The RNA shown here (SAM riboswitch aptamer (S box leader)) has 100 nucleotides and comes from Algoriphagus sp. Model confidence (mean pLDDT): 82 of 100. NCBI's taxonomy places the organism under Bacteria, Cytophagia, Cytophagales, Cyclobacteriaceae, Algoriphagus. The sequence was found by an Rfam model in a public genome assembly. It matches the Rfam family "SAM riboswitch aptamer (S box leader)". Its family is annotated with regulation of gene expression in the Gene Ontology.
[in-house]
RNA sequence: AGCUUAUCGAGAAAGACUGAGGGAAGGGCCCUAUGACGUCUUAGCAACCUGAAAUCAAGGUGCUAACUCCCAUUCCGGAUUCGCCGGAAGAAGAUGAGCG
Numbered sequence: 001a002g003c004u005u006a007u008c009g010a011g012a013a014a015g016a017c018u019g020a021g022g023g024a025a026g027g028g029c030c031c032u033a034u035g036a037c038g039u040c041u042u043a044g045c046a047a048c049c050u051g052a053a054a055u056c057a058a059g060g061u062g063c064u065a066a067c068u069c070c071c072a073u074u075c076c077g078g079a080u081u082c083g084c085c086g087g088a089a090g091a092a093g094a095u096g097a098g099c100g
Stems, first nucleotide, its partner, number of pairs: 002099007013042005021031003026071003043064003048060003051056001068092001073089006
């Protein structure tokens, strides 16, 4: 690389450096020189694993715009000349833990 499994409508940002892109990919929509992405520092959120002991947050990860930003495939219900609205499942993805 890959496999298995759990979760994904909640929550949580300031500073320094840098300087033009970023939000996975197609479409949409959005963020961005009132400084994106990235790196570092500090702070915070959370409770997957370890720990402690029965709810805490010391350690290992993770996370801190928008539901995984929305859609995309299938099914169900509604509307009916528009390619819309609602719901369910799936795919893909992210993160943890285990395997490899």